[in-house]
Context: one part of a larger RNA
RNA sequence: ACUGGCGACUUAUAGGGAGUGGCUUGGUUAAAGACGAGAAACAUCUGAAGCCAGAGCGAAAGCAAGUCUGAAUAGGGCGACCCCGGUCACUUCUUAUGGACCCGAACCCAGAUGAUCUAACCAUGACCAGAUUGAAACUUAGGUAACACUAUGUGGAGGAUCGAAGGCAUCAAUGUUGAAAAAUUGUGCCAUGAGUUGUGGUUAGGGAUGAAAUUUCAAUCGAAUUUGGAGCUAGCUGGUUCUCCCCGAAAUGCGUUGAGGCGCAGCGGGUGACAAUACGAUCUGUCUAGGGGUAAAGCACUGUUUAGGUGCGGGCGGUGAGAGCCGUACCAAAUCUUGGCAAACUAAGAAUACUAGGCAUGACUUCUGUCACCCAGUGGGACUGUGCGGGAGAAGCUGCAUAGUCGAGAGGGAAACAGCCCAGAUCACCAGUUAAGGCCCCAAAAUGAUAGCUCAGUGGCAAAGGAGGUGAAAAUGCAGAAACAACCAGGAGGUUUGCUUAGAAGCAGCCACCCUUUAAAGAGUGCGUAAUAGCUCACUGGUGGAGCGUUUUUGCGCCGAAAAUGUACGGGACUAAGCUAUCUGCCGACACUGUGGGAUACUGACACUUUGUCAGUAUCGGUAGGGGAGCGUUCUGGAAUGGGUGAAGUUUAUCCGUAAGGGUAGGUGGACGUUUCAGAAGUGAGAAUGUCAGU
Numbered sequence: 001a002c003u004g005g006c007g008a009c010u011u012a013u014a015g016g017g018a019g020u021g022g023c024u025u026g027g028u029u030a031a032a033g034a035c036g037a038g039a040a041a042c043a044u045c046u047g048a049a050g051c052c053a054g055a056g057c058g059a060a061a062g063c064a065a066g067u068c069u070g071a072a073u074a075g076g077g078c079g080a081c082c083c084c085g086g087u088c089a090c091u092u093c094u095u096a097u098g099g100a101c102c103c104g105a106a107c108c109c110a111g112a113u114g115a116u117c118u119a120a121c122c123a124u125g126a127c128c129a130g131a132u133u134g135a136a137a138c139u140u141a142g143g144u145a146a147c148a149c150u151a152u153g154u155g156g157a158g159g160a161u162c163g164a165a166g167g168c169a170u171c172a173a174u175g176u177u178g179a180a181a182a183a184u185u186g187u188g189c190c191a192u193g194a195g196u197u198g199u200g201g202u203u204a205g206g207g208a209u210g211a212a213a214u215u216u217c218a219a220u221c222g223a224a225u226u227u228g229g230a231g232c233u234a235g236c237u238g239g240u241u242c243u244c245c246c247c248g249a250a251a252u253g254c255g256u257u258g259a260g261g262c263g264c265a266g267c268g269g270g271u272g273a274c275a276a277u278a279c280g281a282u283c284u285g286u287c288u289a290g291g292g293g294u295a296a297a298g299c300a301c302u303g304u305u306u307a308g309g310u311g312c313g314g315g316c317g318g319u320g321a322g323a324g325c326c327g328u329a330c331c332a333a334a335u336c337u338u339g340g341c342a343a344a345c346u347a348a349g350a351a352u353a354c355u356a357g358g359c360a361u362g363a364c365u366u367c368u369g370u371c372a373c374c375c376a377g378u379g380g381g382a383c384u385g386u387g388c389g390g391g392a393g394a395a396g397c398u399g400c401a402u403a404g405u406c407g408a409g410a411g412g413g414a415a416a417c418a419g420c421c422c423a424g425a426u427c428a429c430c431a432g433u434u435a436a437g438g439c440c441c442c443a444a445a446a447u448g449a450u451a452g453c454u455c456a457g458u459g460g461c462a463a464a465g466g467a468g469g470u471g472a473a474a475a476u477g478c479a480g481a482a483a484c485a486a487c488c489a490g491g492a493g494g495u496u497u498g499c500u501u502a503g504a505a506g507c508a509g510c511c512a513c514c515c516u517u518u519a520a521a522g523a524g525u526g527c528g529u530a531a532u533a534g535c536u537c538a539c540u541g542g543u544g545g546a547g548c549g550u551u552u553u554u555g556c557g558c559c560g561a562a563a564a565u566g567u568a569c570g571g572g573a574c575u576a577a578g579c580u581a582u583c584u585g586c587c588g589a590c591a592c593u594g595u596g597g598g599a600u601a602c603u604g605a606c607a608c609u610u611u612g613u614c615a616g617u618a619u620c621g622g623u624a625g626g627g628g629a630g631c632g633u634u635c636u637g638g639a640a641u642g643g644g645u646g647a648a649g650u651u652u653a654u655c656c657g658u659a660a661g662g663g664u665a666g667g668u669g670g671a672c673g674u675u676u677c678a679g680a681a682g683u684g685a686g687a688a689u690g691u692c693a694g695u
Stems, first nucleotide, its partner, number of pairs: 001695006011098014026052003032046003036042001056063002066078004101239002104236001108229006119203009128193001130162003133158001137154002140151003166190003171186004205221001207217002214223001242630006252265005266378002268375008280367001282363002284360007297346002302342004307337004313331002315328005381406010411422003426597004431593003437587003440572003446584001448583006459574001465559002469556010486543005492516003498510002522537001526535002598620009631684001633681010649668008
């Protein structure tokens, strides 16, 4: 890992609901006993104690078809009257208490067992090759007044040195499903001491021991192991086994030592009662009557704010002995004019929405309202559009409101893609029509039509900003009395104006910017010189002959444009097979239609004791969840029945049923099965890091 077994809503008592049955002369017995048969269960009988119902009201005494409150004969509350049956069992659903659907803690407590490992200690034993160093003390000699002191020798101290045994474990490698649940190899440290070690003993878990690391106490230690309390508890995780049919949620509000839980409400299912068939519900269109204070707007109010006028008051300056007076390009209240802003501003004010009602030869056709009981689940939501708050006018962000989808929704489209677009799957069909989206090939359908645009592979990724890209529209100026561009020619004189300056001559700078000759020519547009010179422009004439400038708006393009393996429209490819506008076809879904079948609910007809048959209408996606109807397994009882002329089991083939499932034939097998009506459950496995066995 696979295969096959086993494996989870049980049971007792009590309360409540529903269904079925008995009795109703109200129902019913409990403990206990008798009898039958007996090992017992059990059946029948006895047993009226008790319980429920039959009357309520009041806190109660109590009173009673009434009672309580109250001073009340008032009023009011709850009852009676009307309506409505009651009780005892069984089945089922649910609640409570018990392990209470199953598996699962870490812990806590009690009693025991452990110091053959290890920590410390006690008693008694054992062990430490060899080599080195050479303390005290002493001897002898020198030396001293005597010591001291010096030297030689003897001596043999030390948690001394080197280094085996022994002990330990520094560094590295190997090993890491190991040779080994801590080792091996090399390299290391101690090695006469606080040394090592044998044997025996002592200390025990709320404890011991500890040269102290929460270290060790038998591979177990922030509290050992083991048995019990114990099936501890688990608002947590995982798992929970056959089928079909009908309906079908929630992820919200309030509260919560509450936030991943729970309670009540909301939303789902089932059942029943009453009212109702229209002046009901829902929808569409339209109209009427409402209230509003949002959007936009506005600035009278509350605030804020631009500029200007007037200038309360203040500052500053002048003057004066002071009072004061004068001035002020300073600040500035208030007011006037002007221009803005506001979720917590509004004199005024929509669209929607909401409330109520009318109308329609309106649609639809019971879908409705009220009440009661029983059973739930949900209370982590997600994205998209719109209106907002928070955030940074960030987030696949976060919090509301509103609508949709997903959740619980398949199918078609968006290459792929819960939340986007289309569309809501009862089943079948090798039939048709469409939706979104598409129609060159992959790949179903137009290499369709008309009029334009784009040359960028734009299409098929992005901004500020930039540009004689190109199309369209508009305004304005010049132009056959010749424009714009190009070419030829002129572009002069007073004058080098004046000032300045070393110089300043059109052209460093300052002031002024006149006059003349002219077709025209600035006291000079730029280059240039030390200053001149030189080139050029404005301006003018000629050549030639038709449009030329400026500005604004707009369509489609261009640049701006850098990311890590290799392109990057789904691909091929495309100049349309791109974009804009218009038109006609076609393709395209589980949508709609057609044909056939099934189911549910209701209605009608037939037949009727029901079941049923036929027709019609509507419906038949579905998680949590509710309801209904069934299949199968084991055992028991009644009835029936099969089997050595071959049961169960098993295997092959085949048939039937909407499904769970059920038959038939052959093989194998070799002794027990089956049908029907009831009953009782150890009653259905693919998942639980399930469990046992096999491979």